[in-house]
RNA sequence: UAAGACCUUCAGGGCAGGGUGAGGCCGAACAAUUUAUUUGGCCAAUUCCUGAUCGGUGGUGAUGCAGCGUGAGCUGAUGAGCCCACGAGUUCGGCAAUAAUCUGCAAACGAGAUUAUCAAGAGCAGGAGCGGGUGAGAAUCCCGUGCCGACGGUAAAGUCCGGAUGAAAGAAGGUUAGC
Numbered sequence: 001u002a003a004g005a006c007c008u009u010c011a012g013g014g015c016a017g018g019g020u021g022a023g024g025c026c027g028a029a030c031a032a033u034u035u036a037u038u039u040g041g042c043c044a045a046u047u048c049c050u051g052a053u054c055g056g057u058g059g060u061g062a063u064g065c066a067g068c069g070u071g072a073g074c075u076g077a078u079g080a081g082c083c084c085a086c087g088a089g090u091u092c093g094g095c096a097a098u099a100a101u102c103u104g105c106a107a108a109c110g111a112g113a114u115u116a117u118c119a120a121g122a123g124c125a126g127g128a129g130c131g132g133g134u135g136a137g138a139a140u141c142c143c144g145u146g147c148c149g150a151c152g153g154u155a156a157a158g159u160c161c162g163g164a165u166g167a168a169a170g171a172a173g174g175u176u177a178g179c
Stems, first nucleotide, its partner, number of pairs: 001178001004176007017050003023043007031035001052159002054149002056086004065076004081147002091122002097117007129145005151162003
């Protein structure tokens, strides 16, 4: 020095306020005998309406910023939810292994079948940006305005609870051959 191999650690944020009232509880009236109707009160959605609020990883990132340089310039940090790519959840798949059940057998072993967990792999399954400004140049900067967000639960959820003390793009560090 570190291609490759191996190990370790780390690796996601977010409903303040107001409104409505599905439903529940308590009381009253009336009819009937513990049910219906009417009515008063209380509670009641992080899900509805309003309003608020959040943004995984790598890449790209004219300017500006910091450091260095006489200078041309070089280096560094920051820098995109909706530009490119990836991860995750859901779907398909189902190797190997394990477990359970069944078949068969007198029985055991072995064998076969099914299911569950599940690796590789696949998906045209599954999201979202425009306008203006500056400028030589902006999908990234500035201003404005808009939009997006798995599954199960529950009063309909990006934000609550759950699978999840899980998985993981990747980040950092370490060990090792050879030279």
FMN riboswitch aptamer (RFN element) from Sulfobacillus benefaciens, 179 nucleotides, folded computationally. The organism belongs to Sulfobacillus, within Bacteria. The prediction has a mean pLDDT of 75. Rfam family: FMN riboswitch aptamer (RFN element). From the family's description: The RFN element is a highly conserved domain that is found frequently in the 5'-untranslated regions of prokaryotic mRNAs that encode for flavin mononucleotide (FMN) biosynthesis and transport proteins. Gene Ontology term of the family: FMN binding. The model forms 97% of the base pairs in the Rfam consensus.